c-di-AMP riboswitch aptamer (ydaO/yuaA leader) from Alicyclobacillus fructus, 146 nucleotides, folded computationally.
Its Rfam family is "c-di-AMP riboswitch aptamer (ydaO/yuaA leader)". Its family is annotated with cyclic-di-AMP binding and regulation of gene expression in the Gene Ontology.

RNA sequence: CCAAACAUCACGCCGAAUCCUGCGUCAAGCAGGUACGGGGGAAUCCAGGGCUCAUCGCCCAGGGGUGAAUUGCGCCGACGGGCGCAUAGGGGGACUCUUCCACCCGAACCCGUCAACUAACCUCGGAGGCUAUAGGAGGAGAAGCA
Numbered sequence: 001c002c003a004a005a006c007a008u009c010a011c012g013c014c015g016a017a018u019c020c021u022g023c024g025u026c027a028a029g030c031a032g033g034u035a036c037g038g039g040g041g042a043a044u045c046c047a048g049g050g051c052u053c054a055u056c057g058c059c060c061a062g063g064g065g066u067g068a069a070u071u072g073c074g075c076c077g078a079c080g081g082g083c084g085c086a087u088a089g090g091g092g093g094a095c096u097c098u099u100c101c102a103c104c105c106g107a108a109c110c111c112g113u114c115a116a117c118u119a120a121c122c123u124c125g126g127a128g129g130c131u132a133u134a135g136g137a138g139g140a141g142a143a144g145c146a
Stems, first nucleotide, its partner, number of pairs: 001144001012130003019033005036125005048060004062114001063111004071086006089105003095141007
């Protein structure tokens, strides 16, 4: 100095979600493992709200999990819910990290009255999807060149 351009459908990106073996027609698919990611589950500690000085006791509310996807307000409703605006939180920007602005997402599903933490132990998943010159402006590095 490090600009612009080019290259890049993968050895890229989101995600825990990749890889191996066998069967199968090198397919679809099935089975068994696996990097990886969840849940349940002792001791110890902890214990929603209201009545009550407090304890006991009584009453009310179901609760929990995967995930970034939670909460608030407004409107509508056939009262099962739906829509909208914000929002906790999450995401990408092409060598890496990072700041601001802008942008996108802010879903869906499961258990079934049961779950705090949690050694041993038990158990589940190991899917899907996206992309062609990369939004704008900075900072710190790496590599490379002089």